[in-house]
This is a predicted structure of a 72-nucleotide RNA (transfer RNA) from Camelus ferus.
Its Rfam family is "tRNA".
The same sequence occurs in records of 3 taxa.
The RNAcentral record of the sequence draws on Rfam.
Lineage of the source: Eukaryota > Bilateria > Eutheria > Laurasiatheria > Camelus.
The prediction has a mean pLDDT of 83.
RNA sequence: GGGGGUAUAGCUUAGUGGUAGAGCAUGUGCUUAGCAUACGCGAGGUCCUAGGUUCAAUUCCCAGUACCUCUA
Numbered sequence: 001g002g003g004g005g006u007a008u009a010g011c012u013u014a015g016u017g018g019u020a021g022a023g024c025a026u027g028u029g030c031u032u033a034g035c036a037u038a039c040g041c042g043a044g045g046u047c048c049u050a051g052g053u054u055c056a057a058u059u060c061c062c063a064g065u066a067c068c069u070c071u072a
Base pairs, nucleotide, nucleotide: 001071002070003069004068005067006066007065010024011023012022013021018055026042027041028040029039048064049063051061052060
């Protein structure tokens, strides 16, 4: 230099053209003499950035950025 892939909650990740979920972590309640565990409830996402298509884009298309990988 060329090819391919990934980007979603604090972390690990699912998801599909129709207002985004789980586990862990965290807050709170309950339980306990107390801690832990178990159970209930909650908060936390401009879905990497910017355009295009569409009635509607996290999803499809183009470009960019970061990272991983193959190749020279």